Transfer RNA from a bacterium, 74 nucleotides, folded computationally. Rfam family: tRNA. Rfam classes the family as a transfer RNA. The sequence was found in a public genome assembly.
RNA sequence: GUCCUCGUAGUUCAAUUGGAUAGAACGCCGGCCUCCGAAGCCGGAACUUGUGAGUUCGAGUCUCACCGAGGGCA
Repeated sequence: GUCCUCGUAGUUCAAUUGGAUAGAACGCCGGCCUCCGAAGCCGGAACUUGUGAGUUCGAGUCUCACCGAGGGCA
């Protein structure tokens, strides 16, 4: 230089081939329980989906450009 894959809560990942309010586990916060803590139970906060634009009635999902990570070729 060129091609491919990926980027979604703090972390690891889902999201039915474009459709209703973007979820789960762990973690975090609060409560119950306990002499205290752990475990367990209940509740809660946190993701405008890497950035910007486009297509569409509708985009995490499709298209384009950039940014970042990994890999193939030279």